[in-house]
Context: one part of a larger RNA
């Protein structure tokens, strides 16, 4: 290489859009590039294989045949792939309709709580812990009442719920805006799937500039604990946490499970839509589509388990793996302000 694989053993790209490429629905006609068949020329000799013969055998040698799986000339076939032309509607999309949603962006507004400030009442403690101490307090704390300031987060509703490609999204209202599901079947007529390179999005932390700073809190300081305690516990506390703009581009970015299509027992919840039956209403029952859970058969699996949301049965395309360590390191290249990221070895060793 081939083969075999990728939930947990090595291995699914963090996620999307999409270029090249690969693959691609039904019917008819034509062509004949692939394909199949016959044929022409070539495919040196030696070698290999078969047969026969020659050295006493063998190795070796000679003769004949086959073969040289390839390329090529001409004729033919037309099922499949392909090309061209025409048509279709089951894939895909558009349209119409009524609904669901923490989908995104911007603006405005609200209440609870924490903290701080001012004032009132009031007096000796408060806080913290396993126990303490550092700490706060007679310069009046803690408690309690009123008012003010400011920042951040949005209790209950809240769920095995919903939405989003992923990251993620949760107070209320308004504006702008993306996507999906369902029903109808009016329109287009294969317009599709996947996707190297590329482009974009991408938690937290971190970085740059400027704001903001209530809480919490790396670093740091102190108090404890301890043999020590550069920790766990306590009292403080700065970056940061928040906003705007610009970077970074990584995570156990997880369902540790790439995307798409079709097929393959059931049962039971739930979300959104549609249809039917029943009902005065509330509601209840049945069917159906899309999502989201649980149980479970066949099948699969090393087992665990998965099981119409597959890890089953198949096909298409992409990514990735190939013993452990060295090492996600070195070197080089690209990217970055930096931190570092991406790509990614070898010697040696077991």
């Nucleotide at each position: 290489c081939u083969g075999g694989g990728c939930g947990u053993a090595a291995a699914g790209g963090a996620c999307g859009c999409g270029u090249a490429g690969g693959c691609g629905g039904a019917u008819u006609a034509u062509c004949a590039a692939g394909u199949c068949u016959c044929u022409u020329g070539u495919g040196a000799a030696a070698u290999c294989c078969u047969a026969u013969g020659g050295c006493u055998u063998a190795a070796c040698c000679a003769u004949a045949g086959a073969a040289c799986u390839g390329c090529u000339u001409g004729g033919g076939a037309a099922a499949c792939u392909g090309a061209u032309a025409a048509u279709c509607u089951a894939g895909a999309g558009u349209g119409a309709g009524g609904g669901a949603g923490a989908g995104g962006c911007a603006g405005a507004u609200g209440g609870a709580a924490u903290u701080g400030g001012u004032g009132g009442u009031g007096u000796a403690g408060g806080g913290g812990u396993a126990a303490a101490a550092u700490c706060c307090g007679u310069a009046g704390a803690g408690a309690u009442c009123a008012c003010c300031a400011g920042g951040a987060a949005u209790a209950c509703c809240c769920a095995u719920u919903g939405c989003g490609a992923a990251g993620g999204c949760g107070a209320u209202c308004u504006g702008c805006u993306g996507g999906a599901a369902c029903u109808c079947a009016a329109c287009u007529g294969a317009c599709g799937c996947u996707a190297a390179u590329g482009c974009g999005u991408g938690a937290a932390a971190g970085c740059g500039u400027g704001g903001g700073g209530a809480u919490c809190a790396a670093a740091c300081a102190g108090g404890a604990u301890u043999a020590g305690a550069u920790a766990c516990c306590c009292u403080g506390g700065u970056a940061g946490u928040c906003c705007a703009c610009g970077c970074c581009g990584u995570a156990a970015a997880c369902g540790a499970u790439g995307a798409g299509u079709g097929c393959u027992a059931a049962g039971u919840g739930u979300u959104a839509g549609g249809g039917g039956g029943u009902u005065u209403c509330c509601g209840c029952c049945c069917c159906u589509u899309a999502g989201u859970g649980c149980u479970g058969c066949a099948g699969c699996u090393a087992a665990c388990g998965c099981a119409u949301u597959a890890a089953g049965c198949a096909c298409u395309c992409c990514g990735c793996c190939u013993g452990g360590g060295g090492a996600g390191u070195a070197c080089g290249a690209c990217c970055g302000c930096a931190a570092g990221g991406u790509u990614g070895a070898a010697a040696c060793u077991c």
Notes
Small-subunit ribosomal RNA, central domain from an uncultured bacterium, 350 nucleotides, folded computationally.